[in-house]
RNA sequence: GGGCCUCUAGCUCAGUUGGUAGAGCAAAUGACUGUUAAUCAUUGGGUCGUCGGUUCGAGCCCGACGGGGCCCA
Numbered sequence: 001g002g003g004c005c006u007c008u009a010g011c012u013c014a015g016u017u018g019g020u021a022g023a024g025c026a027a028a029u030g031a032c033u034g035u036u037a038a039u040c041a042u043u044g045g046g047u048c049g050u051c052g053g054u055u056c057g058a059g060c061c062c063g064a065c066g067g068g069g070c071c072c073a
Stems, first nucleotide, its partner, number of pairs: 001072007010025004019056001027043005049065005
């Protein structure tokens, strides 16, 4: 320098014909318990790497840039 994959909640990841985002774990609160843990219930938490484009509408399609990984040179 070139090619490919990947970037969504604190962490690991879903999101399959484009229709205003979810799970598990973690956290908070409550119940239970002599206390802790476990268990149960509830709640909060993300403008989807950034900037543009297409579209009535984009996590999803297109482009550029950036982070990470692999391969070639």
The RNA shown here (transfer RNA) has 73 nucleotides and comes from Cryobacterium sp. 10C3.
The source organism's lineage runs through Bacteria, Actinomycetota, Micrococcales, Microbacteriaceae and Cryobacterium.
RNAcentral holds the sequence, with entries from ENA.
It matches the Rfam family "tRNA". About the family: Transfer RNA (tRNA) molecules are approximately 80 nucleotides in length.
The prediction has a mean pLDDT of 80.